[in-house]
RNA sequence: AUCUUAUCUAGAGAGGUGGAGGGACUGGCCCGAUGAAACCCAGCAACAGCUAGCUUGAGGCAUUAAUCAAGCUUGAAAUGUGCUAAUUCCUGCAGCCCUUGGCUGAAAGAUAAGGA
Numbered sequence: 001a002u003c004u005u006a007u008c009u010a011g012a013g014a015g016g017u018g019g020a021g022g023g024a025c026u027g028g029c030c031c032g033a034u035g036a037a038a039c040c041c042a043g044c045a046a047c048a049g050c051u052a053g054c055u056u057g058a059g060g061c062a063u064u065a066a067u068c069a070a071g072c073u074u075g076a077a078a079u080g081u082g083c084u085a086a087u088u089c090c091u092g093c094a095g096c097c098c099u100u101g102g103c104u105g106a107a108a109g110a111u112a113a114g115g116a
Base pairs, nucleotide, nucleotide: 002115003114004113005112006111007110008109013041015040016039017038021031022030023029025092027090028089042084043083044082047080048079050075052073053072054071055070056069057068058067088108093105094104095103096102097101
C1' cells in the first nucleotide's frame, strides 16, 4: 500500500515543553498569540487481549470429565492500539420530500480486528 468485517450524534486537561499553524481532500464554515501543529504528562473509551458465567460444536467415553473452538452476557482497565473543539464540523454522489431547506442511503475518510 491492498482486501474483508464492525463502529463512527456518547466520553475525555484553566497541566508542562513548544512556538504558527490546524480542522484528510474539494467548496464552505470554523479553531488558533486569551497560544496552532508536534512531544511529555494526565484523562476518555473498551476494538483486540484479560476475568467470570452460559450456550453450541468438537473431543473423549460404558457414562462423565479434562481440553479445544465459536457465539452471547458480565466485570476490570494490567497489556496492544485508538481517541481527548464543532455529528466523521458541514459538503461533494444518488434518491425522496412539505425544496433559501430537510431526510435517507452511498462514496470518501478514520479506528480496530482479521486475511493475502